[in-house]
Context: one part of a larger RNA
RNA sequence: GGAUGAACGCUAGCUACAGGCUUAACACAUGCAAGUCGAGGGGAAACGAUAUUGGAAGCUUGCUUCCGAUAGGCGUCGACCGGCGCACGGGUGAGUAACGCGCAUCCAACCUGCCCAUCACUUGGGAAUAACCUUGCGAAAGUAAGACUAAUGCCCAAUGACAUUUAGAGAAGGCAUCGGAAAUGAAUUAAAGAUUUAUCGGUGAUGGAUGGGGAUGCGUCUGAUUAGCUUGUUGGCGGGGUAACGGCCCACCAAGGCGACGAUCAGUAGGGGUUCUGAGAGGAAGGUCCCCCACAUUGGAACUGAGACACGGUCCAAACUCCUACGGGAGGCAGCAGUGAGGAAUAUUGGUCAAUGGACGGGAGUCUGAACCAGCCAAGUAGCGUGCAGGAUGACGGCCCUAUGGGUUGUAAACUGCUUUUAUAGGGGGAUAAAGUGUGCCACGUGUGGCAUAUUGCAGGUACCCUAUGAAUAAGGACCGGCUAAUUCCGUGCCAGCAGCCGCGGUAAUACCGAAGGUCCGGGCGUUAUCC
Repeated sequence: GGAUGAACGCUAGCUACAGGCUUAACACAUGCAAGUCGAGGGGAAACGAUAUUGGAAGCUUGCUUCCGAUAGGCGUCGACCGGCGCACGGGUGAGUAACGCGCAUCCAACCUGCCCAUCACUUGGGAAUAACCUUGCGAAAGUAAGACUAAUGCCCAAUGACAUUUAGAGAAGGCAUCGGAAAUGAAUUAAAGAUUUAUCGGUGAUGGAUGGGGAUGCGUCUGAUUAGCUUGUUGGCGGGGUAACGGCCCACCAAGGCGACGAUCAGUAGGGGUUCUGAGAGGAAGGUCCCCCACAUUGGAACUGAGACACGGUCCAAACUCCUACGGGAGGCAGCAGUGAGGAAUAUUGGUCAAUGGACGGGAGUCUGAACCAGCCAAGUAGCGUGCAGGAUGACGGCCCUAUGGGUUGUAAACUGCUUUUAUAGGGGGAUAAAGUGUGCCACGUGUGGCAUAUUGCAGGUACCCUAUGAAUAAGGACCGGCUAAUUCCGUGCCAGCAGCCGCGGUAAUACCGAAGGUCCGGGCGUUAUCC
């Protein structure tokens, strides 16, 4: 000098963009953060329409209003069965020195829901069960029994191969470890319907795409005041297990394997893209954003599923908190806000699904603290402003001096003219962000395009523009002995104090305190901390 997720002191007008618990992976009140589908199903708690009917009021005597009953026939729909999603998105960095990450290679040793393409199929039956109902138990959380019922839930059977297993068969090829083929045959295994004429589905197979799993080479902090470490350890044979390879696990056999090119142990630490600095080589860092990994109060375990050993799922154990009728139960903010605590220190218990993206749905749509916006903070970067021109008797005042005078503050002020960014007030702006979506018609031909029409904006009447008013609303901080740009006076008298280093201060202090003047930077300026 540069830099920072900074803090502290003094000061502070506006706008834009980006950023904001680095400490206690400490504990959490409250609300929200993952639902959706009635075009899978039985149904009908709620709301609405309609119909029938009973009563009341008004009276136009058959209409209106009100109250009630009945009707899942209708719009819809709480709870329930079922499907898909909940493994994404969001958070944190505790652990991890590791194939965790990075670069590269390989899998003839593997999986892949939804999506795309192609081929084939979608037949016939059955038994349950939730909800509802009945009866219990319990303070609650909840739970037991009986009876009834449906399905794209479950089961049986049929058909069935390019699938799987097996025979063919260990053939070709290869020095060998290896490599493992075809015709043909046998066995095994599928499916679900909905709505109503066209769609959405279902099953099997192959291929693709996407996402994942695994293996290997190289790289990846410090310590030798850590020198030896290892028994499933190293390898083999055979099994088990897995989507798959493998001591991953097991039985048996062999005695190996690693290490001064640093094993083992200990400490520290998420890794990378990147960021800071530097002419570079290097050094340091890993906050925001992106990729990967790990974790979800602590430890362990599996279930479901295409995918988890699952943040807002389950079970067990532990600590903690809460409820309790003392028998027993409930909970998990390292999601978004917010609270306490810790700390030098870090924000709103905000708005909207309008856009982008996601889940579900045929769609309309619903949900979405993802996201987009707004709020707070000079914590950073950038931009704008706090006026401009003229104006000398060089006014008054202040300060200084060689003091009837002079110097300086200083064109600075006053005064004159001008401008209006900003500010305030009043108007305009219905801009852009819009593409979509519904309905109707048309075209091509089954989901696209065109036309018409209707409709969708949180931010926000915001940005921006115009007019009016009036210099009007807006400057400070540090320093002035040398390093280092900028000096005089007063006070103090080794005191009070200053100080980054050298050092100032003991009666003429350019170094302390104050004033005047000056220097530097400027909506900031200094100090502290850390890195280069």
Small-subunit ribosomal RNA, 5' domain from a metagenome, 532 nucleotides, folded computationally. The full RNA is in RNAcentral, with records from SILVA. Its mean pLDDT, the model's own confidence on a scale to 100, is 82. It matches the Rfam family "Bacterial small subunit ribosomal RNA".